[in-house]
RNA sequence: CUCCGACAACGGCAAACCCAGCGAAAGUUGGGGGCGCAAAGCUACGGGUCUCCCUCCGCCUCUGGCGGACAGACAGCCGGGCUGCCGAA
Numbered sequence: 001c002u003c004c005g006a007c008a009a010c011g012g013c014a015a016a017c018c019c020a021g022c023g024a025a026a027g028u029u030g031g032g033g034g035c036g037c038a039a040a041g042c043u044a045c046g047g048g049u050c051u052c053c054c055u056c057c058g059c060c061u062c063u064g065g066c067g068g069a070c071a072g073a074c075a076g077c078c079g080g081g082c083u084g085c086c087g088a089a
Stems, first nucleotide, its partner, number of pairs: 004087002012037002017032006035076001041082003045079003048074004055069006
């Protein structure tokens, strides 16, 4: 240094749920909270999942409904990429 990861040290993050803001929604931001996490730091590149107000396309039983596209979200779903603290076996 690399792999690796301990009932180690210093610290860090924060699920569900509650309150408030934003959003059509998925969701997100702040506060509380703490299930968990050695990358639960960053990145939508591949796959996946979720939403779909407006607009567009298709279909239908047509004041509307359903499916899809566009668009959006999730990094705590799995991979890839970038970066990083500590050091027992």
Predicted 3D model of an 89-nucleotide RNA (c-di-GMP-I riboswitch aptamer) from a Chloroflexota bacterium. Its Rfam family is "c-di-GMP-I riboswitch aptamer". Gene Ontology term of the family: cyclic-di-GMP binding. It was read from a public genome assembly, where an Rfam model found it.